[in-house]
Molecule: transfer RNA
Organism: Elusimicrobia bacterium RIFCSPLOWO2_01_FULL_54_10
RNA sequence: GCGCCCGUCGACUAGCGGUUAGGUCACGUCCCUUUCAAGGACGUAACACGGGUUCAACUCCCGUCGGGCGCACCA
Repeated sequence: GCGCCCGUCGACUAGCGGUUAGGUCACGUCCCUUUCAAGGACGUAACACGGGUUCAACUCCCGUCGGGCGCACCA
């Protein structure tokens, strides 16, 4: 340099163009308990970035950035 795959809460992940962006763990508050743990209720918190298509984009297209794999080059 070329090709392919990936990027979503703190972590791991789901999401067939119309979801209030969901789940588990973690975290916070409360309940329960003499206390802790366990259990229960509620809450905080995310679509890498920039454009485009569309009535509507996490989702489709292009580019950039970052990560992984393969190939090439290596005078």